Predicted 3D model of a 118-nucleotide RNA (Guanidine-I riboswitch aptamer) from an uncultured Rubrobacteraceae bacterium.
This record gives sequence, C1' cells and structure tokens, in this order.
RNA sequence: GCGGGACGUCGCUAGGGUUCCGCUGCCGGACGCUGGUAAUCCGGCAGGGCUGGUCCGAGAGCGACAAGCGGCCGGGAGACAUCCGGCCGCCACACGGCGGGACAAAAGCCCGGGAGGC
Repeated sequence: GCGGGACGUCGCUAGGGUUCCGCUGCCGGACGCUGGUAAUCCGGCAGGGCUGGUCCGAGAGCGACAAGCGGCCGGGAGACAUCCGGCCGCCACACGGCGGGACAAAAGCCCGGGAGGC
C1' cells in the first nucleotide's frame, strides 16, 4: 500500500421526539322552564421547558436465540473426507465529529466499526 473478515434476529434499557391517547390552558356549546354559576360531557385552538400510555431506539448498553470456530460422542457401508444429530467450550477489542436522511417528529436510529484521531 492492497484485499478479506470482525456477522444476524428478537426482547429490554439509556436516550428521543409529538402522529394518536392522556394531561394542561383558552374559547364555544349541551346539561326540563327564567337569569346566572360550579362540576360533568362534547367540540375547536394551543402547549413536549406536559410526569405519562402508543411510537422510534444503540457497532462501541444488557439479555436470549441463531450462525461460526475448537473438542468429544452417536447414525448411514466407513480409517479419513462428506451429510445429519447431540454435549462441552470459545465468540475478543472498540476514542470518534461536523453535516445530511427517514418516519408525525427527534434521537445513542440510518449515512457510520464512516471522516478523523491514537
């Protein structure tokens, strides 16, 4: 300098916003008759610097399963290879922008084990 590998899915969490639900505020209406009013109900507008539910959600967070690798055992004809199954073990390390992207929107999501740094 070049090439390859360091894998995947699911669940949870850190975190995230505001589509829906809820909550809050304002306005309007309904609540046997007349004039008002509180609670309640309905509708509209606004608010995420509203705890929340739904929702999104980690390469460098957690867990599980699977893949892979090493060893052993069993099966088909078998000493090996190959195929199938089972058991045990391994499955490491990892500092990281700006900016852009999607969904309603944002984010530790995606670009990205990137650029860059050591």
Its mean pLDDT, the model's own confidence on a scale to 100, is 82. It was read from a public genome assembly, where an Rfam model found it.